[in-house]
Source information: The RNA shown here (Bacterial large signal recognition particle RNA) has 267 nucleotides and comes from a Planctomycetota bacterium. Its mean pLDDT, the model's own confidence on a scale to 100, is 75. It matches the Rfam family "Bacterial large signal recognition particle RNA". Rfam links the family to the GO terms signal recognition particle, plasma membrane targeting and SRP-dependent cotranslational protein targeting to membrane, signal sequence recognition.

């Protein structure tokens, strides 16, 4: 060196989730890579870190804990740049049934005097007279008492020798409370009351008269300022969050290089 048989390895691996951690599992990456059973509110393990049973290959298609390369996850910077997304403020356009001035047009009012100023008055307040209107008092009239008012009191009663005397019902008459009418010439209170008066007060604003002055006043439309309102639109300003790119740590599949590579027998 070769040829036989064998055994270890090998027959995927790596990020993120989870997890005290590993693994299975869920998803991404790499790329092509034996079956079968078990698991997710769950299983197995414990750093040699799925378990249980089959098959294959096999010291090479195997191994490195050693460099390099890197596909992709993860962390931070929140870096600069581009983007969404939401909030904030009327900052800029831009919208505006706000207000105010000003231009222009149209009515309508005014030299039979406009806006305005200056009296005066009324409308408001409080006192008060007059009138109205209601009660209440007086007045004036009429009714008004079986007896318990009053006069007159037939008849009848008492009383007396008579003359005469007394009570006193009914009747009329006339009157008290009190009813009721009516009018007032009366007196006092009182009022959701008045084309009324008289005195005070007040007097922004409106009526109304009167004087000054002598030419504008109001209303719509349009237009344009100024002052404001408006975050539905468009820019800008900011604030928070994400995606993106970049940078910075980390872990890394593929891959490339260097290294390792057993045991029997036998030639």
């Nucleotide at each position: 060196u070769c040829g036989u048989g064998c055994u270890a390895g090998c027959c995927g691996g790596g990020g993120a989730g989870g997890u005290a951690g590993c693994g299975g599992c869920u998803c991404c990456c790499u790329g092509u890579a034996c079956c079968c059973g078990g698991a997710a509110u769950c299983c197995g393990c414990u750093a040699u870190a799925c378990c249980g049973g089959g098959g294959g290959u096999g010291a090479c298609g195997c191994u490195c804990a050693g460099c390099c390369c890197g596909a992709g996850g993860c962390u931070c910077g929140c870096g600069c740049c581009u983007u969404u997304u939401c909030g904030c403020a009327g900052g800029a356009c831009g919208c505006u049934u706000g207000c105010c001035u000003c231009a222009u047009c149209c009515g309508a009012c005014g030299u039979u005097g406009a806006g305005g100023g200056c009296c005066a008055u009324g409308u408001c307040c409080c006192a008060u007279g007059c009138a109205a209107c209601g009660g209440a008092c007086c007045g004036u009239u009429g009714c008004g008492a079986a007896c318990c008012u009053g006069g007159u009191c037939a008849g009848g009663c008492c009383u007396u020798g008579a003359c005469g005397g007394g009570a006193g019902c009914a009747g009329c008459c006339a009157u008290a409370a009190g009813c009721a009418a009516u009018c007032g010439c009366g007196u006092g209170c009182g009022u959701g009351u008045g084309c009324c008066g008289u005195g005070g007060g007040g007097u922004u604003g409106c009526g109304u008269g009167g004087c000054c002055g002598g030419a504008g006043u109001c209303g719509g439309a349009u237009g344009a300022g100024u002052c404001g309102g408006u975050a539905a639109g468009u820019c800008g300003g900011u604030g928070a969050a994400g995606a993106g790119c970049c940078g910075u740590g980390u872990c890394g599949a593929c891959g490339g290089c260097g290294a390792g590579u057993g045991c029997a027998c036998g030639a």